The RNA shown here (c-di-GMP-I riboswitch aptamer) has 75 nucleotides and comes from a soil metagenome. The model forms 95% of the base pairs in the Rfam consensus. The coordinates come from a structure-prediction model, not an experiment, and the mean pLDDT is 84.
RNA sequence: AACUGGCAAACCCGCCGUAAGGCGGGGACGCAAAGCCAUGGGUCCGGUUCACCGCCGGAUCGCCAGGUUGCCGAA
Numbered sequence: 001a002a003c004u005g006g007c008a009a010a011c012c013c014g015c016c017g018u019a020a021g022g023c024g025g026g027g028a029c030g031c032a033a034a035g036c037c038a039u040g041g042g043u044c045c046g047g048u049u050c051a052c053c054g055c056c057g058g059a060u061c062g063c064c065a066g067g068u069u070g071c072c073g074a075a
Stems, first nucleotide, its partner, number of pairs: 006031002011026006029062001035068003039065003042060007
């Protein structure tokens, strides 16, 4: 290369959450780690503050880096 498979953005419906967002169903824009871990940075939400900074708590691994595990594979 090829084969067999995997995941699932936007959007819609239901439920949960103050929110960011999460879960389930439908749906596919994409993805070779779009598996897992919030460790560093980024972004976002909430609290604190007159406000900002800062601090505290949270979300995102489909923003980047790092860590860790890992499928098939001809010549």